[in-house]
Description
RNAcentral holds the full RNA, with entries from ENA, Greengenes and SILVA. The part of an RNA shown here (small-subunit ribosomal RNA, 3' major domain) has 473 nucleotides and comes from an uncultured bacterium. The coordinates come from a structure-prediction model, not an experiment, and the mean pLDDT is 83. It matches the Rfam family "Bacterial small subunit ribosomal RNA".
Context: one part of a larger RNA
RNA sequence: UGGCGGGGGUCCGCACAAGCGGUGGAGCAUGUGGUUUAAUUCGAUGAUACGCGAGGAACCUUACCUGGGCUAGAAUGCCGUUGGAUGGUGGGUGAAAGCUCACUUCCCCGCAAGGGGCCGGCGGUAAGGUGCUGCAUGGCUGUCGUCAGCUCGUGCCGUGAGGUGUUGGGUUAAGUCCCGCAACGAGCGCAACCCCUAUCACUAGUUGCCAUCAGGUAAAGCUGGGAACUCUAGUGAAACUGCCGUCGUAAGACGCGAGGAAGGAGGGGAUGAUGUCAAGUCAUCAUGGCCUUUAUGCCCAGGGCUACACACGUGCUACAAUGGGAAGUACAAAGGGUUGCCACCUGGUGACAGGGCGCUAAUCCCAAAAAACUUCUCUCAGUUCAGAUUGCAGGCUGCAACUCGCCUGCAUGAAGCUGGAAUCGCUAGUAAUCGUAGAUCAGCAACGCUACGGUGAAUACGUUCCCGGACCU
Repeated sequence: UGGCGGGGGUCCGCACAAGCGGUGGAGCAUGUGGUUUAAUUCGAUGAUACGCGAGGAACCUUACCUGGGCUAGAAUGCCGUUGGAUGGUGGGUGAAAGCUCACUUCCCCGCAAGGGGCCGGCGGUAAGGUGCUGCAUGGCUGUCGUCAGCUCGUGCCGUGAGGUGUUGGGUUAAGUCCCGCAACGAGCGCAACCCCUAUCACUAGUUGCCAUCAGGUAAAGCUGGGAACUCUAGUGAAACUGCCGUCGUAAGACGCGAGGAAGGAGGGGAUGAUGUCAAGUCAUCAUGGCCUUUAUGCCCAGGGCUACACACGUGCUACAAUGGGAAGUACAAAGGGUUGCCACCUGGUGACAGGGCGCUAAUCCCAAAAAACUUCUCUCAGUUCAGAUUGCAGGCUGCAACUCGCCUGCAUGAAGCUGGAAUCGCUAGUAAUCGUAGAUCAGCAACGCUACGGUGAAUACGUUCCCGGACCU
C1' cells in the first nucleotide's frame, strides 16, 4: 500500500424477509460422470462445466475404430522434362476407393518454323497434421459487474515506500451533484449522444385504409372514387423537478399537487473502466516451440459418436373437475417463401398423394392462432385422468431409415394421487399460463434455442440474520 477478520460504522442488490410458481419423487427427452466397448472422437468441471462448443451425428458431417488402398500426396504455386487437348466410350478386378487394359478425339495465333494457353505423367522444390503445449502467445469470450470505481499532470507533505487530490458534511442509481478542505485541474468509467417502444403534428397514399358519395353482391374495399381514420415510414414536437406548495445554505428530497399521452433515469435494448481468476479456447481462425513425414498425412467401405447394473444437472408431460371429451363462435404480433410457400378441387379415417390458381410478395401462400367464450357430457375412480411401452398396418424425406429418422391409423394402456433433506426463478404488462414464427435443415430425434404476441396476478413490515458487493475506519 493492499488483502483478510465468526472487528466497528454507513449503504446497496429477488441477498434475506413477504408472496407466486417450480426443481428434488414418476415417465420420457437431453447433457454429464461412471461403466462398457475395436471405437464409444475431442474440448468445457464450484459460483463462471453439465439442452455447453453442436443454430440439426443415418452416409456426409467425423476429428474415433476395423478393414482395403495412396505416398509430392485431397487443394494451390514455381522449375525442368515428356505426352496430349481437356474430354468421351468400353472391359477386368473390387464393398468402394483404388489398381489395370483397350479404342477414340486435338485449343488459340501463324503460310510455315515456332510461340502461347490448358491438362495428364515423371523428376525436383514448397506440402499436410482437428498431433502436443491456452503454463510460450495474438484474437475472441466468461466472471466479479452496468458494480462505481481506476488513474494521471503540477503543487504540497514524507528520508522513503507512499500520502494528499479520491478523505469529511449532505445528496444521488452513480467518484451524481453541492458545501467544505493543500490542493488545483485532467483522463478512462457514470450520465448523455444511438436503437425500439408510449402521445401528437407534418409530409407521402400503394400492395395497406374506407368516414362521406355512387354502383354492386349470397357475401366481401368488390368497383368508381376518397386522403378523413387505421396503418406504413420519414421528419419534427414533447419531460426539463420546467410550474406550485413544504423542508433545505446548496445539491436535492417529499406531495392520490397542477397540467400532461408520458413525471422525476417513462419502459426496454445496445454500450462492460483499470484490473481479477497463469479462468476458457492451439478443435473457428492466426501463431512461437516441439513431434510426425510409405504416416500422427490423404482416399474409401462398414461400424462408432445413439452402448447401459448406476449417479447428477437441465427440461417436457402428468398426477386431474379452476379439469378431460364433443360441437359451435371470436380476437394477435412477429417472421418465412421461386431448388420455395402452396390457395382450391379430388382420393384417403389420417400422415399424405394426384391434379392445379396465385405469389420474387403491405398484393399470393404458410395460417388453424391457442388459451378464451357458449352449449352438452363425464362425477372423484388409477377414472372418459395420465400417456410410457409394445404389436400390426401405412405415409414422407433421402442413393440408403438394420444398427440409428420423423409422422399417421388401429390396438396396447406402465409409472404417476403433488413429491424427504434440500434447492431455483421472479417486483408489472413482471411471475404464471396460452399458442405463433424463425435459424440450422433433404429429412429429423426441437420437449432445445432465439424472437413474437394473447390472458394476466400476489407481495415487499423491514434490513436482525444468510449470500455477494461498495465506501470509511